Context: one part of a larger RNA
RNA sequence: GAUGAACGCUGGCGGUGCGCCUUAAGCAUGCAAGUCGAACGAGAGCUUCGGCUCUAGUGGCAGACGGGUGAGUACAAAGUAGGAAUCUACCUUCAAGUGGGGAAUAACUCAGCGAAAGUUGAGCUAAUACCGCAUGUGAUAGCAAUAUCAAAGCAGCAAUGCGCUUGGAGAGGAGCCUGCUCAUUAUCAGCUUGUUGGUGGGGUAAAAGCCCACCAAGGCAAUGACGAUUAGCCGAUGUGAGAGCAUGAUCGGCCACAAUGUUACUGAGACACGGAACAUACACCUACGGGUGGCAGCAACUGGGAAUCUUGCGCAAUGGAGGCAACUCUGACGCAGCGACACCGCGUGUGGGACGAAAUCCUUAGGGAUGUAAACCACUGUGGCGAGGGACGAUAAUGACGGUACCUCGCUAGAAAGCAUCAGCUAACUACGUGCCAGAAGCUUCGGUGAUACGUAGGAUGCAAGCGUUAUCC
Numbered sequence: 001g002a003u004g005a006a007c008g009c010u011g012g013c014g015g016u017g018c019g020c021c022u023u024a025a026g027c028a029u030g031c032a033a034g035u036c037g038a039a040c041g042a043g044a045g046c047u048u049c050g051g052c053u054c055u056a057g058u059g060g061c062a063g064a065c066g067g068g069u070g071a072g073u074a075c076a077a078a079g080u081a082g083g084a085a086u087c088u089a090c091c092u093u094c095a096a097g098u099g100g101g102g103a104a105u106a107a108c109u110c111a112g113c114g115a116a117a118g119u120u121g122a123g124c125u126a127a128u129a130c131c132g133c134a135u136g137u138g139a140u141a142g143c144a145a146u147a148u149c150a151a152a153g154c155a156g157c158a159a160u161g162c163g164c165u166u167g168g169a170g171a172g173g174a175g176c177c178u179g180c181u182c183a184u185u186a187u188c189a190g191c192u193u194g195u196u197g198g199u200g201g202g203g204u205a206a207a208a209g210c211c212c213a214c215c216a217a218g219g220c221a222a223u224g225a226c227g228a229u230u231a232g233c234c235g236a237u238g239u240g241a242g243a244g245c246a247u248g249a250u251c252g253g254c255c256a257c258a259a260u261g262u263u264a265c266u267g268a269g270a271c272a273c274g275g276a277a278c279a280u281a282c283a284c285c286u287a288c289g290g291g292u293g294g295c296a297g298c299a300a301c302u303g304g305g306a307a308u309c310u311u312g313c314g315c316a317a318u319g320g321a322g323g324c325a326a327c328u329c330u331g332a333c334g335c336a337g338c339g340a341c342a343c344c345g346c347g348u349g350u351g352g353g354a355c356g357a358a359a360u361c362c363u364u365a366g367g368g369a370u371g372u373a374a375a376c377c378a379c380u381g382u383g384g385c386g387a388g389g390g391a392c393g394a395u396a397a398u399g400a401c402g403g404u405a406c407c408u409c410g411c412u413a414g415a416a417a418g419c420a421u422c423a424g425c426u427a428a429c430u431a432c433g434u435g436c437c438a439g440a441a442g443c444u445u446c447g448g449u450g451a452u453a454c455g456u457a458g459g460a461u462g463c464a465a466g467c468g469u470u471a472u473c474c
Stems, first nucleotide, its partner, number of pairs: 001473003005470005012346006018339002020304001025302002029299003034061003039058002042055005068257003078181006086174003091170008099133001101131002108123006138149004153162003183229003190220003195217008232254004236247004259280005282293004310336001312335003318332001319330004349379004359370004383412007393401001418463005423444003429458005439446002
């Protein structure tokens, strides 16, 4: 000098930031991902009979983003520079097409089972759900002949619009490979059998022992393999003249994780925080047969701890999802609340006022100090209080914040100073009390009867809405 700080004493205001560093411990409650009726049938409600509204289900898109945490990981990460054997929904652009059929199924109805969660059978029905046929710009396979592969409609009076299918290109995104850099430890010296390489196959979107069969016996290591311990990495942050050293909160990029472990499904994308299956631990419900749950989302609670906030308001803005749109959703976000936690700014008055009140302290008893300090006089209005006006943020409408910020007028010195220190280092000294006691202390040390070092008082010094202590880094 610095801090995501804590503790003690004290505390007026505003702005901007920051706020579980510990138990990746457990979590009551509410909310945090939905949307589309212009894909579809059906039901309910309203009706001026034109139609309108609502929705459980089928279907589409989204749910892989956004938000959290840092457990694991010393490398399958990260940073940086490259590479070739890849994929890519939505978006942009270019080319071509969008013809004709079919069989089901949920909802619903009926009949059951179950305490519940849920579930079984029969029957009916629609689609942008599903399946054939045609066509083949094109794509894939092939030297070629050739073979294989599409589609969906909806709204509108219409124009047309929104879609759908197959390809090419792009943008952005993602997967993979390589070089270099990347903590401590030798009181870890040898490690390795899919191990190292080859051939052939499988597998993937894609190269590869990624996996398998066979063959060879390799591969790594004192330039530290293997093991152990610790740790998310970086842009950056702190400090320092720099080199460096330390750190990795907030903000931004990347990675990993979602009670613990394992698995795949769907999908352009997940091996998926608020999806599924199984196992485990824990918790809850139960009619004992069986079920349900996952806050490292936002608040809140319990526990732990020296220690860290509201079960708030709003989608007005920015951004995101869905939708033709209107709009809906959005604890992302924007705001407000709490906390001197940090930084910055402001105030607690200003001028005059005595050879100097009172009081207190000291005294050589004469006086000296607090001290122009107070009182008193004059003034000002940062602030405070009251009244009035009143935004920007919002391009037409729409403002949570907020009648806020700010402006004008009026009143009022009124609410508003402490903390540490005073032996030397180190700015600042006297008195009394105590008597190696009580105590102080960063170091040297101080205290055993005159202690400038302990305690109190007066005075002084330093900083100031803070001041000191403790911890950690330079």
Model confidence (mean pLDDT): 86 of 100. A computed fold for a 474-nucleotide part of an RNA from an uncultured bacterium, annotated as small-subunit ribosomal RNA, 5' domain. The full RNA is in RNAcentral, with records from ENA. Rfam family: Bacterial small subunit ribosomal RNA. Its family is annotated with structural constituent of ribosome and ribosome in the Gene Ontology.